[in-house]
Context: one part of a larger RNA
RNA sequence: UUGUAUUGAAGGAACUCGGCAAAUUGACUCUGUACGUUCGCAAUAAAGAGAACCAUUUAUAUAUGGUAACAUAAAAUAAAAAGCAACGACUGGUUAUCAAAACCACAGGACUCUGCAAAUUACUAAAAGGUAUAGGGUCUGAUGCCUGCCCAGUGCUUAAAAACGAUAGAUUUAGGUUUUAGGCUUAAAUUUUAACUCUAAGUAAACGGCGGUUCUAACUAUAAGAAUCCUUAGGUAGCGAAAUUCCUUGACGGGUAAAUUCCGUCCUGCAUGAAAGGCGUCACGAUUGCUUUACUGUCUCCAAUACAAAUUCA
Numbered sequence: 001u002u003g004u005a006u007u008g009a010a011g012g013a014a015c016u017c018g019g020c021a022a023a024u025u026g027a028c029u030c031u032g033u034a035c036g037u038u039c040g041c042a043a044u045a046a047a048g049a050g051a052a053c054c055a056u057u058u059a060u061a062u063a064u065g066g067u068a069a070c071a072u073a074a075a076a077u078a079a080a081a082a083g084c085a086a087c088g089a090c091u092g093g094u095u096a097u098c099a100a101a102a103c104c105a106c107a108g109g110a111c112u113c114u115g116c117a118a119a120u121u122a123c124u125a126a127a128a129g130g131u132a133u134a135g136g137g138u139c140u141g142a143u144g145c146c147u148g149c150c151c152a153g154u155g156c157u158u159a160a161a162a163a164c165g166a167u168a169g170a171u172u173u174a175g176g177u178u179u180u181a182g183g184c185u186u187a188a189a190u191u192u193u194a195a196c197u198c199u200a201a202g203u204a205a206a207c208g209g210c211g212g213u214u215c216u217a218a219c220u221a222u223a224a225g226a227a228u229c230c231u232u233a234g235g236u237a238g239c240g241a242a243a244u245u246c247c248u249u250g251a252c253g254g255g256u257a258a259a260u261u262c263c264g265u266c267c268u269g270c271a272u273g274a275a276a277g278g279c280g281u282c283a284c285g286a287u288u289g290c291u292u293u294a295c296u297g298u299c300u301c302c303a304a305u306a307c308a309a310a311u312u313c314a
Stems, first nucleotide, its partner, number of pairs: 001309008010300002014298001019295001028050004036041001038142001052067005068072001080293007087285002092104002108140007120126001144279003148210003153207002155203005168192010211229005238272001239269001250266005
């Protein structure tokens, strides 16, 4: 000097990206327990109190008395707690070997294909020794309240007529080969025509999309309203500086002595928005942001001790 432990005056997060690390709490008995809530929970909520040893008693619990070593669960073992918000409902799974998460899955919801020698599946295998309350695919993701408008484009489904469309299939006739039949082969005629292409209609929990300009109310401001252009239709309910907001440290309020973070509100949404779901939400989370109490060598500011190692000297 480093490592692993232990202790520390006064202060107590001033450290730091961030309380990282450490400290605090801790089993048991009794009392007591809020907001919220899907009434199950939340909850060991929180917040308090107790405890030793000896003698007697009692089946124990206990009761009475005494004693001191009372910080009395001997030590070890053994939750720190509370609040606000984001995301995901939850238990579960995941990058063997830097990521455990807001990702995946999930129960629930919806669309679509499939009538069974089913669809799906390159093959095999499976589907299934199942049969539409079944099986496959896609999306969403508990529950609650909901899920708006657009079929012009692309896709899918359905459908009439015409054209196009196989070197394909079938039938007939004639010829060749063969003793005949059949077969093979050549030519001609007749007939059956599929998908595709085009058109129309339907379809968005299919792929997707969901405007601009000008003016207007008796202060001002704003524009319920009016006009006009374009469009298939012009973003509804909600939410909103958001995990989405560039300008931006937006504005106001709260919290602090002081806050680009945090919480609430506003709406001027660069570039929110309804199953690539929208908005809430109890419980849950080694998730993420913020705050408080307690606690502490994280720090002010380092010091000492023990045991190791390294180094130096003898």
Record summary: The part of an RNA shown here (large-subunit ribosomal RNA, domain IV) has 314 nucleotides. A source record names the gene rnl. It matches the Rfam family "Bacterial large subunit ribosomal RNA". The coordinates come from a structure-prediction model, not an experiment, and the mean pLDDT is 82.